[in-house]
RNA sequence: GGGCUCAUGAUCUAGUGGCUAUGAUGUCACCUUGACGUGGUGAAUGUCGUCGGUUCAAGUCCGGCUGGGCCCA
Numbered sequence: 001g002g003g004c005u006c007a008u009g010a011u012c013u014a015g016u017g018g019c020u021a022u023g024a025u026g027u028c029a030c031c032u033u034g035a036c037g038u039g040g041u042g043a044a045u046g047u048c049g050u051c052g053g054u055u056c057a058a059g060u061c062c063g064g065c066u067g068g069g070c071c072c073a
Stems, first nucleotide, its partner, number of pairs: 001072007010025003018056001027043005049065005
């Protein structure tokens, strides 16, 4: 330098172009316990890497850029 691929809460992850973006772990509060743990209920945390484009509508499609991984040279 070229090709492929990935980027979604603190972490991991689901998500045919169409609601208020899914679940688990973690955190916090309450219930349960003599206490801890387990268990139960609830809550908070996402500019979906970034900048544009297409569309009535984009996490999803297209392009540039940034970063990670793999391959070729």
Record summary:
Predicted 3D model of a 73-nucleotide RNA (transfer RNA) from a Candidatus Woesearchaeota archaeon. RNAcentral holds the sequence, with entries from ENA. Rfam family: tRNA. Gene Ontology term of the family: triplet codon-amino acid adaptor activity.